Transfer RNA from an Anaerolineae bacterium, 73 nucleotides, folded computationally. It matches the Rfam family "tRNA". Its family is annotated with triplet codon-amino acid adaptor activity in the Gene Ontology.

[in-house]
């Protein structure tokens, strides 16, 4: 230097043939039990890396940048 891929809750991810964002653990509160774990129920948490376009309408599509693993030379 070239090729492609990935970035969404604190953490792992899905959601990516445009319609206004979920799950699991984590955290908090109850309930259960002598008291804990374990289980159940609910609660709380992000506008999707930034920055532009396109569109009535972008987490999704297009572009530039930036970040991370990876392949080639």
């Nucleotide at each position: 230097g070239c090729c492609a891929c990935c970035c969404u809750a604190g953490c792992u991810c899905a959601g990516c043939c445009g319609g206004u964002a979920g799950a699991g653990c984590a955290g908090c509160g109850c309930a259960u039990u002598c008291g804990g774990a374990a289980u159940g129920c609910g609660c709380c948490g992000g506008g999707c890396g930034u920055c532009g376009g396109u569109u009535c309408g972008a987490a999704u599509c297009c572009g530039a940048c930036g970040g991370g693993g990876g392949g080639c030379g």

The organism belongs to Anaerolineae, within Bacteria. The coordinates come from a structure-prediction model, not an experiment, and the mean pLDDT is 80.